[in-house]
Molecule: transfer RNA
Organism: Nitrososphaeria archaeon
RNA sequence: GGGCCCGUGGCCUAGCACGGACAUGGCGCCGGCCUCCUAAGCCGGGGGUCGUGGGUUCGAGUCCCACCGGGCCCG
Numbered sequence: 001g002g003g004c005c006c007g008u009g010g011c012c013u014a015g016c017a018c019g020g021a022c023a024u025g026g027c028g029c030c031g032g033c034c035u036c037c038u039a040a041g042c043c044g045g046g047g048g049u050c051g052u053g054g055g056u057u058c059g060a061g062u063c064c065c066a067c068c069g070g071g072c073c074c075g
Base pairs, nucleotide, nucleotide: 001074002073003072004071005070006069007068010027011026012025020058029045030044031043032042033041051067052066053065054064055063
């Protein structure tokens, strides 16, 4: 330098082929119930605007382009 794959809350992850309003679940975190206390269990809650910037579209996490980061392969 070329090719392919990946990037979504603090961590992990679904959603992507076929664009449709409010982005899913688990762990962790906060509060409450329970308990002598803790853990477990149960209930409730905050936290993302989807790597960045553009484009297409009535509408984009999803499609297109460039760039950034990570991984693998080729030279």